[in-house]
RNA sequence: GCCCUCAUCGUCUAACGGUUAGGACACUACUCUCUCAAGGUAGAAAUACGAGUUCAAUUCUCGUUGAGGGCA
Numbered sequence: 001g002c003c004c005u006c007a008u009c010g011u012c013u014a015a016c017g018g019u020u021a022g023g024a025c026a027c028u029a030c031u032c033u034c035u036c037a038a039g040g041u042a043g044a045a046a047u048a049c050g051a052g053u054u055c056a057a058u059u060c061u062c063g064u065u066g067a068g069g070g071c072a
Stems, first nucleotide, its partner, number of pairs: 001071007010025004018055001027043005048064005
C1' cells in the first nucleotide's frame, strides 16, 4: 500500500428495512430478613462519526475513525 471482518446500555450479547432497541450480569430504590447474602418488585442506562438510498435505516451503500486478521 491492497483486501477482509468487527464497532449497540457500565460489561457481555440479541434485533426479516416498520421493535416502546430486547435479554443476562452489574447499578439504584422498595420489599423480604434480627442483620447480611440469596430471593421478589420497580427503575435508570445504548445503536462509533459524517453523508447517501428509502415513505421509513441498528439493518443497505459510500467515506472517516478505532480494533482485529490476511497478502505484498